[in-house]
RNA sequence: UGAAUCCGCGCGGGAGAGUCCCCAUCCGGGGCGCCGAAGGAGCAAGUCCCUCCCUUGAAUCUCUCAGGCACCGUUACCGCGCGGGCGAG
Numbered sequence: 001u002g003a004a005u006c007c008g009c010g011c012g013g014g015a016g017a018g019u020c021c022c023c024a025u026c027c028g029g030g031g032c033g034c035c036g037a038a039g040g041a042g043c044a045a046g047u048c049c050c051u052c053c054c055u056u057g058a059a060u061c062u063c064u065c066a067g068g069c070a071c072c073g074u075u076a077c078c079g080c081g082c083g084g085g086c087g088a089g
Stems, first nucleotide, its partner, number of pairs: 001089001006084008018032001020031004033069003039065001040063003046056001
């Protein structure tokens, strides 16, 4: 001097699923139905172990606790920029 990974912020892109019914104290709430890409939970191969059990073990998979289903949106993920840390070379 300084790549990649990691963290934070900003911008852009980016879904899904009823505004169906009722109440209304005025945009909220409840009922049923539905969605998975905030979060959360679960597990395979493998790993640990003399062997077994145990341990560890991912997700865009599964569940739907929470969340969501007009608009909205702390939306997974992707790209760019800025800052921080680490520090290959």
This is a predicted structure of an 89-nucleotide RNA (Glycine riboswitch aptamer) from Streptomyces seoulensis.